This is a predicted structure of a 108-nucleotide RNA (SAM riboswitch aptamer (S box leader)) from Sporosarcina sp. BP05. Taxonomically the source falls in Sporosarcina (Bacteria, Bacillati, Bacillota, Bacilli). Model confidence (mean pLDDT): 81 of 100. It was read from a public genome assembly, where an Rfam model found it. Of the family's consensus pairs, 97% are formed in the model.
RNA sequence: UUCUUAUCAAGAGAAGCUGAGGGAUAUGGCCCUAUGAAGCUUCAGCAACCUCUGACAUUGUCAGGAAGGUGCUACCUCCAACAAGAUUUUUUUCUUGAGAGAUAAGAA
Repeated sequence: UUCUUAUCAAGAGAAGCUGAGGGAUAUGGCCCUAUGAAGCUUCAGCAACCUCUGACAUUGUCAGGAAGGUGCUACCUCCAACAAGAUUUUUUUCUUGAGAGAUAAGAA
């Protein structure tokens, strides 16, 4: 980097350095930001994918844990976009799916 599978409406921030952008991406919207963005470091926390313990059971279900490997700690993946359906006099609004993306585990 590619492929497969699973999840994505919950949860959880302070300090230091630095100094202008940021919320993945082109566009539109809506937001955050010198009362300090992004990034880096330290500490803390959340969650429970891998993992650990036990029971049942037959390689999964349930209950519990958080030592270790990741991840995460504004906004539903911030919302829309593409397709189908519903709704509406127009405007619109809603639902489902796809696509894209993120994370984990496995494989090449």